A computed fold for an 84-nucleotide RNA from Sideroxydans sp., annotated as c-di-GMP-I riboswitch aptamer. The sequence was found by an Rfam model in a public genome assembly. It matches the Rfam family "c-di-GMP-I riboswitch aptamer". Gene Ontology term of the family: cyclic-di-GMP binding. About the family: GEMM was predicted in a large-scale screen for bacterial structured RNA regulatory elements.
RNA sequence: AGCAACAUGGGGCAAAACCUGAGAAAUCGGGUGACGCAAAACCUCCGGUCUUCACCUUUUUGGAAAGAUAGCGGGGCUGCCAUG
Numbered sequence: 001a002g003c004a005a006c007a008u009g010g011g012g013c014a015a016a017a018c019c020u021g022a023g024a025a026a027u028c029g030g031g032u033g034a035c036g037c038a039a040a041a042c043c044u045c046c047g048g049u050c051u052u053c054a055c056c057u058u059u060u061u062g063g064a065a066a067g068a069u070a071g072c073g074g075g076g077c078u079g080c081c082a083u084g
Stems, first nucleotide, its partner, number of pairs: 003084002012037002017032006035071001042076002045074003048069005055063002
């Protein structure tokens, strides 16, 4: 783009809680379980929020630093489906 038709999925992830393991903690892994999610796949670049063993300082506490959250947003990037 043309023709035909007026059909229309298959699935995925997994909140809280409980069991278990890791961590100082936030939180994360495994199992059970589904609150929900069209990216609730992946990535800390930006913002937010959360943690504080150790370090500096104060011996009330602050600082710096490190870490967590992608299911808190923004952003990056990738995937599946949307009649023949």